């Protein structure tokens, strides 16, 4: 890179170096020299992986709970809203329609985990 899968309203610094840009794209909205981004530390968190209980299976395995923190992963704003369909409710008017709100599934993106 692609595929499969599972998860994205919870958490998580008033520290250190650097020095202009940054929230993945689109519109939007924000963050930022009272210091962004990126790095180091420091913290959260349990996706995998260790070990234990129980169930089922009774060799492997599974699935549910605990413990731990070795591999990762995150540490402004729901994934900051939003894009693509659906429906409901109001509004608006001349028509298979426009506009708000809300909610649902889709798409994209992130990150674990197995595959190619």
């Nucleotide at each position: 890179c692609u595929c499969u899968u599972a998860u994205a309203a919870a958490g998580a610094g008033c520290g250190g170096c650097u020095g202009a840009g940054g929230g993945a794209c689109u519109g939007g909205c924000c963050c930022u020299g009272c210091g962004a981004c990126g790095c180091c530390c420091g913290g959260c968190a349990a996706c995998c992986a260790u070990u234990c209980a129980u169930a089922u299976a009774c060799c492997c395995a599974u699935a549910u709970g605990a413990a731990c923190a070795g591999g990762u992963g995150c540490u402004a704003a729901a994934u900051c809203c939003u894009g693509c369909a659906a429906a409901a409710u109001a509004c608006u008017a001349u028509u298979u329609g426009g506009u708000a709100u809300u909610u649902u599934g889709a798409u994209a993106u992130a990150u674990g985990a197995g595959a190619g």

This is a predicted structure of a 116-nucleotide RNA (SAM riboswitch aptamer (S box leader)) from Cytobacillus kochii. Its Rfam family is "SAM riboswitch aptamer (S box leader)". Its family is annotated with regulation of gene expression in the Gene Ontology. It was read from a public genome assembly, where an Rfam model found it. Taxonomically the source falls in Cytobacillus (Bacteria, Bacillati, Bacillota, Bacillaceae). Its mean pLDDT, the model's own confidence on a scale to 100, is 83.